[in-house]
RNA sequence: GCUCCCAUCGUCUAGCGGCCUAGGACGCCGGCUUCUCAUGCCGGUAACACGGGUUCAAAUCCCGUUGGGAGUA
Numbered sequence: 001g002c003u004c005c006c007a008u009c010g011u012c013u014a015g016c017g018g019c020c021u022a023g024g025a026c027g028c029c030g031g032c033u034u035c036u037c038a039u040g041c042c043g044g045u046a047a048c049a050c051g052g053g054u055u056c057a058a059a060u061c062c063c064g065u066u067g068g069g070a071g072u073a
Stems, first nucleotide, its partner, number of pairs: 001072007010026004018056001027045006049065005
């Protein structure tokens, strides 16, 4: 250089065009419980890498960029 794959809350992850205000687990914050801690219960917190395009409608399809990974000379 070329080809292919990946990118979603702090972390891991679900999503397969409309059902979704993007769900779950852990974490973090608050409350209840407890003499205290832990456990348990309740509530909250926070995300679609970026820019275009297609479509009535895009996290989802297409193109490019960026970052990461694999292969190849």
Transfer RNA from Candidatus Opitulatrix cubana, 73 nucleotides, folded computationally. It matches the Rfam family "tRNA". Rfam classes the family as a transfer RNA. The prediction has a mean pLDDT of 81. Lineage of the source: Bacteria > Bacillati > Actinomycetota > Actinomycetes > Candidatus Opitulatrix.